[in-house]
Bacterial RNase P class A from a soil metagenome, 332 nucleotides, folded computationally. The sequence is in RNAcentral, with records from MGnify. It matches the Rfam family "Bacterial RNase P class A". Rfam describes the family as follows. Ribonuclease P (RNase P) is a ubiquitous endoribonuclease, found in archaea, bacteria and eukarya as well as chloroplasts and mitochondria. Its mean pLDDT, the model's own confidence on a scale to 100, is 77.
RNA sequence: CGCUGGACAGCCGCGGCGGGAGAGAAAACCCGUCGAGGAAAGUCCGGACAUCGCAGGGCACGGUGGUCGGGGAACCGACCCGGGGAAACCCGCGGGACAGUGCCACAGAAAUACACCGCCGAUGGCGGGGUGGGCUGGACGUCCGCCCAUUCCGCACAGGCAAGGGUGAAAAGGUGCGGUAAGAGCGCACCGGCGUCGUGGUGACACGGCGGCCAGGCAAACCCCACCGGAUGCAAGGCCAAGCAGGACCGUUCGCAGGCUGCCCGCCAAGGUCCAGGUAGGCCGCAGAGAUGGAUGGCUGUUCACGACAGAAUCCGGCUUACAGGCGCGCU
Numbered sequence: 001c002g003c004u005g006g007a008c009a010g011c012c013g014c015g016g017c018g019g020g021a022g023a024g025a026a027a028a029c030c031c032g033u034c035g036a037g038g039a040a041a042g043u044c045c046g047g048a049c050a051u052c053g054c055a056g057g058g059c060a061c062g063g064u065g066g067u068c069g070g071g072g073a074a075c076c077g078a079c080c081c082g083g084g085g086a087a088a089c090c091c092g093c094g095g096g097a098c099a100g101u102g103c104c105a106c107a108g109a110a111a112u113a114c115a116c117c118g119c120c121g122a123u124g125g126c127g128g129g130g131u132g133g134g135c136u137g138g139a140c141g142u143c144c145g146c147c148c149a150u151u152c153c154g155c156a157c158a159g160g161c162a163a164g165g166g167u168g169a170a171a172a173g174g175u176g177c178g179g180u181a182a183g184a185g186c187g188c189a190c191c192g193g194c195g196u197c198g199u200g201g202u203g204a205c206a207c208g209g210c211g212g213c214c215a216g217g218c219a220a221a222c223c224c225c226a227c228c229g230g231a232u233g234c235a236a237g238g239c240c241a242a243g244c245a246g247g248a249c250c251g252u253u254c255g256c257a258g259g260c261u262g263c264c265c266g267c268c269a270a271g272g273u274c275c276a277g278g279u280a281g282g283c284c285g286c287a288g289a290g291a292u293g294g295a296u297g298g299c300u301g302u303u304c305a306c307g308a309c310a311g312a313a314u315c316c317g318g319c320u321u322a323c324a325g326g327c328g329c330g331c332u
Base pairs, nucleotide, nucleotide: 001328002327003326004325006303007302008301009300010299011298012297014035015034016033017032018031019030020029037309041320042319044318045317046316047315048314049233050232051231052230061229062228063227064226065225066079067078068077069076070075080094081092082091083090084089095224096223100222101221102218103217104216116165117164118161119160120159123158124157125155126154127153128152129151130150131149132148133147134146135145137144138143173191174190175189176188177187178186192214193213194211195210196209197208198207199206200205237284238283239282240281246275247274248273249272250271258268259267260266304307
C1' cells in the first nucleotide's frame, strides 16, 4: 500500500417475488428463489431526480485557487515548492503584497519608519598648547598683545553613521575581507532574493551565465484576477380518492309529500344527476434486499486463527470517521 471482515451442516423463524392447491380475491398451507456494509455511519461535498423560480445582460453576495492528466462534477493520481530524516519515506503549504487602501498588539527611539544607548567628529565651531610669519600695537635688550598659516591636545555645539547594544514575532539582505574619521553593497568573495539571458521540461519549475538591482510581514483584512454558483430536498413530488362542507343543473307525478304562506308565482329546503379542489386513506416515486407495526434472526453440532467496528430507508460518485484478527505485495 492492497485485499479480507469466520466457514460448513441441520432445525426453527421473518420479509419480498414466482409457482402450486383451493370456484374468484385475501389470509393461512406447500415448493422454489432472493434478502445489509466496507464502512450501510457522520450527513461533510458533488450529481441524478423532483417541485417552484427564471427573456437577456450587469451589480451585489458566496465558494474555489501551484502544474499536468483523468472525471459530468465533487474528487483522484503523478509531479512542482517548503521543512524533517542516513534512507525508505513522512509532514506542511498553494493566484496576486510595485493596482490601491488598511493593519502590525505589548515592548521599543523607531513597525517602511527611526536615532535611546553607542561610534565618529573628517568638515565647520569652541577652549588650550607648539612652530613660523606679519603689525605705522604696548613697553622699547626681552616680554606681552592682536592677526595669518600650520600642527597637536581637549570638548561633543553643529554635523556624519547605522557597525555594535537594547526592544520585538519582525528593525531597509547574511557571513567574511578590504575600506573609512566612524561607518555603510561603499568595493570584493561566497550565500540568499530580484531582474534578465540561455539550456532542460507539455507545464508548475529546475540548473547555469550576467547585472550590486537589494525589495519587511499580513489577502482566513478590504481588495484585484480567473473560474463556478437560482431556491428547496423523497416528509421532494405525482396519481386515485371516503366523510363533512362547496358549485352547476334538475326538482318530474295517479296518489301521499317540508318552510315563508290560506291560494298562485317565486325563493329556500328535501331528493336526484354531474363537477372542482382536496383531508383521512391507498398507490406510485422505489431499485436483482427493501419496508412504513418498518424483514434480513435464533439454537445446536463440527472446525479454525475463537470473530472487531457496526446495520439499509430515493439512488449514484466521493471525502471523513470507527474497526479484533488474517492474507498478499513492495521498500529502507